Record summary: Small-subunit ribosomal RNA from a Candidatus Microgenomates bacterium, 1460 nucleotides, folded computationally.
[in-house]
RNA sequence: AGAGUUUGAUCCUGGCUCAGGAUGAACGCUGGCGGUGUGCCUUAAGCAUGCAAGUCGAGCGGGACCAGCAAUGGUUCAGCGGCAAACGGGUGAGUAACACGUAGGAAUCUACCUCAAUGUGGGGGAUAGCUCGCCGAAAGGCGGGGUAAUACCGCAUGUGCCCGCAAGGGUAAAGCAGCAAUGCGCAUUGAGAGGAGCCUGCGCGCUAUCAGGUAGUUGGUGGGGUAAUGGCCUACCAAGCCUACGACGGCUAGCCGAUGUGAGAGCAUGAUCGGCCACAAGGUAACUGAGACACGGUGCCUACACCUACGGGUGGCAGCAACUGGGAAUCUUGCGCAAUGGACGAAAGUCUGACGCAGCGACACCGCGUGUGGGAAUAAGGCCUUCGGGUUGUAAACCACUGUGGCGAGGGAUGAAUUUUGACAGUACCUCGCUAGAAAGCACCUGCUAACCACGUGCCAGAAGCCUCGGUAAUACGUGGGGUGCAAGCGUUAUCCGGAUUUACUGGGCGUAAAGCGUGCCGUCGGCGGCUUUACAAGUCCUUUGUUUAAGCCUGGAGCUCAACUCCAGAUAUGCAUGGGAAACUGUAAGGCUUGAGUUAGUUCGGGGAAACUGGAAUUCUCGGUGGAGGGGUGAAAUCCGUAGAUAUCGAGAGGAACGCCAAUCGCGAAGGCAAGUUUCUAGAACUCAACUGACGCUCAUGGACGACAGCUAGGGGAGCAAAAGGGAUUAGAGACCCCUGUAGUCCUAGCCGUAAACAUUCUUUGCUAGCUGUUCCACUUUAUUGUGGAGUGGCGUAAGCUAACGCGUUAAGCAAAGCGCCUGGGGAGUACGACCGCAAGGUUAAAACUCAAAGGAAUUGACGGGGGAGCGCACAACCGGUGGAGCAUGUGGUUUAAUUCGAUACGAAGCGAAAAACCUUACCCGGGUUUGACAUGUACCUGCACAGCUCUGGAAACAGAGCCUUCUUCGAGAGUGGUACACAGGUGAUGCAUGGCUGUCGUCAGCUCGUGUCGUGAGACGUCCGCUUAAGUGCGGUAACGAGCGCAACCCUUGUCGCCAGUUACAAGUGUCUGGCGAGACUGCCCCCGCUCUGCGGGGGAGGAAGGAGAGGACGACGUCAAGUCAGCAUGUCCCUUACAUCCGGGGCAACACACAUCCUACAAUGGAGCCGACAACGGGUCGCGAUGGGGUAACCCUGAGCUAAUCCUAAUAAACGGCUCCUCAGUUCAGAUUGAGGGCUGCAAUUCGCCCUCAUGAAGUUGGAAUCGGUAGUAAUCGCAAAUCAGCAGGUUGCGGUGAAUACGUUCUCGCUCCUUGUACACACUGCCCGUCAAGCCAGCAAAGUUGGCAAGGCCCGAAGCGGAUGACUCUAACUCGCAAGAGAUGAGCUCUUCUACGGCCAGGUCAGCGAUGAGGACUAAGUCGUAACAAGGUAUCCGUACUGGAAGGUGCGGAUG
Repeated sequence: AGAGUUUGAUCCUGGCUCAGGAUGAACGCUGGCGGUGUGCCUUAAGCAUGCAAGUCGAGCGGGACCAGCAAUGGUUCAGCGGCAAACGGGUGAGUAACACGUAGGAAUCUACCUCAAUGUGGGGGAUAGCUCGCCGAAAGGCGGGGUAAUACCGCAUGUGCCCGCAAGGGUAAAGCAGCAAUGCGCAUUGAGAGGAGCCUGCGCGCUAUCAGGUAGUUGGUGGGGUAAUGGCCUACCAAGCCUACGACGGCUAGCCGAUGUGAGAGCAUGAUCGGCCACAAGGUAACUGAGACACGGUGCCUACACCUACGGGUGGCAGCAACUGGGAAUCUUGCGCAAUGGACGAAAGUCUGACGCAGCGACACCGCGUGUGGGAAUAAGGCCUUCGGGUUGUAAACCACUGUGGCGAGGGAUGAAUUUUGACAGUACCUCGCUAGAAAGCACCUGCUAACCACGUGCCAGAAGCCUCGGUAAUACGUGGGGUGCAAGCGUUAUCCGGAUUUACUGGGCGUAAAGCGUGCCGUCGGCGGCUUUACAAGUCCUUUGUUUAAGCCUGGAGCUCAACUCCAGAUAUGCAUGGGAAACUGUAAGGCUUGAGUUAGUUCGGGGAAACUGGAAUUCUCGGUGGAGGGGUGAAAUCCGUAGAUAUCGAGAGGAACGCCAAUCGCGAAGGCAAGUUUCUAGAACUCAACUGACGCUCAUGGACGACAGCUAGGGGAGCAAAAGGGAUUAGAGACCCCUGUAGUCCUAGCCGUAAACAUUCUUUGCUAGCUGUUCCACUUUAUUGUGGAGUGGCGUAAGCUAACGCGUUAAGCAAAGCGCCUGGGGAGUACGACCGCAAGGUUAAAACUCAAAGGAAUUGACGGGGGAGCGCACAACCGGUGGAGCAUGUGGUUUAAUUCGAUACGAAGCGAAAAACCUUACCCGGGUUUGACAUGUACCUGCACAGCUCUGGAAACAGAGCCUUCUUCGAGAGUGGUACACAGGUGAUGCAUGGCUGUCGUCAGCUCGUGUCGUGAGACGUCCGCUUAAGUGCGGUAACGAGCGCAACCCUUGUCGCCAGUUACAAGUGUCUGGCGAGACUGCCCCCGCUCUGCGGGGGAGGAAGGAGAGGACGACGUCAAGUCAGCAUGUCCCUUACAUCCGGGGCAACACACAUCCUACAAUGGAGCCGACAACGGGUCGCGAUGGGGUAACCCUGAGCUAAUCCUAAUAAACGGCUCCUCAGUUCAGAUUGAGGGCUGCAAUUCGCCCUCAUGAAGUUGGAAUCGGUAGUAAUCGCAAAUCAGCAGGUUGCGGUGAAUACGUUCUCGCUCCUUGUACACACUGCCCGUCAAGCCAGCAAAGUUGGCAAGGCCCGAAGCGGAUGACUCUAACUCGCAAGAGAUGAGCUCUUCUACGGCCAGGUCAGCGAUGAGGACUAAGUCGUAACAAGGUAUCCGUACUGGAAGGUGCGGAUG
């Protein structure tokens, strides 16, 4: 510091994800040692048991025990009394607050402690304990008696203190120990230290879908209250106070030092440690006290739990342990007061779950170890393998050594100061001895991201952080081997920061990606603001002082062996406050200026606005005339109008709406918008020259005003047009497009609505930064609409610059400034709920759950378009002949079958593989055999016999069995053969989607690329484009291109002409023909004319020539496309079978047959058929062959067998069509020949399934073929025969050969295919693309919903415990003081009673939040459901926006608007 992911690729925007660090963590696997830390984040849920706050006998009396003879002393117990218990310890529920942080302040208190001053005199009455009695289960209580004090109460004194103007008045004490000195106390007052209370500035969450809140409320006066200020409380008076700088309300939350992260700014957190606050089962209240409204105190209410004799009592772990529950989850009912600290005490000391230690937990951090050295041309085993080897791997074994750790033994601390006192602990540590022995795992290995192979699995099982992986060769799943990373840990999950400049202060944006409010309108708060002078010093800057606790972080040093950890010192602490200073800038105050702004004057401008009046053209309607059959409408029609007289035409009239030409790239207005003419009223702008005011300015949250069309209300109006509606067409349908009608509406008046693609998709204002060229207005100027200046409005486009690009570019999207608005992934959604506005329609404001990994912008290359342009092709057109109809042949599908083997199957499968299925072929089926095999190689052993052949038996054969015959040799362990065993053979079994090779196709189309260079951020572009031309990217010219390659052409073959040479078997013979070989020839080369532009080229003509513009035909097939075809031609990876999926044999099948398709053949006849006669080829083939001649047979054919290994002989014959003559005369025929019967021939072991041929007989369909479709442009089509390959035999097929031999092409509109340029695109698997909505199914979350359940806060009313306060009389009780001899009275206090406040509880009406909810509406998602085809191309009616109506659905239509 970045990376992956949108695309075919690119740049950008933008989200998602990853790599880092961290944690009070949890889970999985694993686990050696030590140190230091740390450990209920959840139920502030409930808690058994033990402990956590006591102490003082030197305050007091007493009981018990002990010692003493006693006085007395000691120990202990409960009580009175003092101090402490308000600290320490826990928790974070509440709290959004002066709670906290920070800096200040004044109206206060303060026990213990320190300092200072003064005093401590003299009395009194009680009371607990105790004792007696009573009540009670207990807890506890009541009464009588008697007792002490540092307990309580008077009196005196008053240094002082308090009240008061003063006079004056009020106000204290306690003793104890000691032989004593004296010490400790006590009282009053002042001061200090530390502590506490109160007030203030600033800072410190979210929410406006919370906008108004508040009656003790804000202030004052009097009074009360407090330690103290204060509405803190109360009475009265006033009506204030808070709030857009966010009051009030809601939700959440203890705050800070700090912690985590980050470069920082920030963001997140608030465990442990420290400071503050709050709380102590929930609520409330006071008492005591220096201090509490009190965790281990009290009263009351509530809930819960326990005890109970049922009457009544008791309790509070959010102290330390422990327990239950909850939860993913968090420890011992330990030791000790030795240290530190605290309470009490004069002290000894006692108490202390604070604390110090130990225990448990890898929870975290730190340190150490699991050994070290040697050891193989590298053991075994595992894994892989190209079978050679490689790897695990010096790793192990083995040898030598060491001892961190472990075990045993011995010693043994610091922590203790100061006499005592050590829980930790016989611990740390040290010494000696022994022992390699107890001690390595976890995750990952497609990319990001370090690390790869094998097997298994086969879109299954599974993986996954993201992109994604898995459908038979998975480095992505599982396992193994190997490797990588970290290591006593490693991974996963969760959370925070980072990366994320992805909320942008540092540090982003808004033309098209998300984003400028409809308004260039008005304007409040706010923000910002021209030149200049002086003053002040709020901001600003410099400096001083205080504070910013400690710890932490940082720097330096020190101590534990190091480190973590701890200690010491320093630095920092951006903040706040404070004193002093500066005066540039901002601000404030006072003054001045004119350039910003405005005013006056003058000259102009316009479709600016409002109202009134007027006008002509046109449509429609009414009336009248003429007229007489149609009109209208469309792609074509129909509905419709018309003989009751339309359309057309003339005249008259009515009525409403809109204003032609002018007119423009024009003008005006803030925008919406504004257009006949005239008048009235009214607003504005520009320019010119002066004068005046003197910063009066800019922008504006909230607010106000205006705001197209549609729509709404009321009343008018209604010609045309026209949602809805009706009808006619179109269509599969047509709720549309087209047509005929037609109502709201469109128009006016008054009022609402408040939205648009309200767009330049570009907020307003100001300044600055080259130009060129139109146009409007004004001023000046010129011979001149000439020039200049100002203000608008347009175009161009490089100067700069900007931009992702497109583009913008003085009218900025450039460079800057000020202010406002808005954006933060797509969908859900501009939706729900709430609120406000509206008559309604609806508008404004505006979420979340859930879901996806993209959505998007610009540009690029392709592909595509029912886009455009140019061109080509038997592509169409023209012409000729076919196919599709019939019969048959062949192939295919389908069906059938034991099998009908397999493959090919749009063009580019289907007379194709197959250039020959009776057996064989043969791969298929049935049956019968064989198992190292029908075939190959090798090893070992056996036989030492050949193999072969012949004969016999069984059999359908294969095969099995028997017999006969039988080798070579150097005689061996040899060769060969056979047998046995093992390696292996074999497979037309699977995969053509693992492959090679070969082939088809686009297409013989003219294309496909490269190097260098240039342009572009880039994908890419240029070159390859443009003009002309060509069969051609063929060539020429232009040009940021210049060249080159693969293709084109040419080179090759055949053929056409000629020459030369050689000629057998050709020819009767020789020139010639013919055969073979070698050459020549054609290049728009020459001439004329025309076109063009120099060229290139095209057109016409000519000479010459056998041939003229590629002479004709063939071979030859660029980069690539189709996962095209072929594993069955061959080869081949992998998988599968191995007495069988191999192999042999017999028979069957590939030949089936309702049917469908493809390709042929033969026909339907007279351009023909039949008979007779006559003529002319070429390519080929032949010895297992072609076969002459002669003979036989009606014929197929047979017998015979000359010649020929071929220019010789044969095939071969008259080649056929053709020519001549005769018959047939338009018919199912003398056409056609299927089918069938009979008899023959040939091949072959074999002709039944299943061959071909001959003769005789039979004589089917068929009379030119629907929709549709094929071939052909010249020696072509058509027509005619011949030959060959295959082959024993079998062609209607195929491949060749020659004979006869046409017609037509105007032309490129259309169909199909192709090439180039251009354009649009939401396509890139590329239009067989993409994609929208309803319906149906499943699933998910949210919304509404009659209602229902619960929480929270507040209001009103009722009730009203304890308690503080108040009132008060009759009543009850009343030690200290007063009077009195006493009785008693008074005073005082308590109770009872009443009462203010008030907790709990109850009732009522609302609010708010949450849960559930029949059902309803919409949304998201889900490989292959239904209906259509809305959008993307002119998407087939251009699309979209607002609005209204309407329709199964996308949608359609009307009105206005936008161009995206």

Taxonomically the source falls in Candidatus Microgenomatota (Bacteria, Bacteria candidate phyla). The RNAcentral record of the sequence draws on SILVA.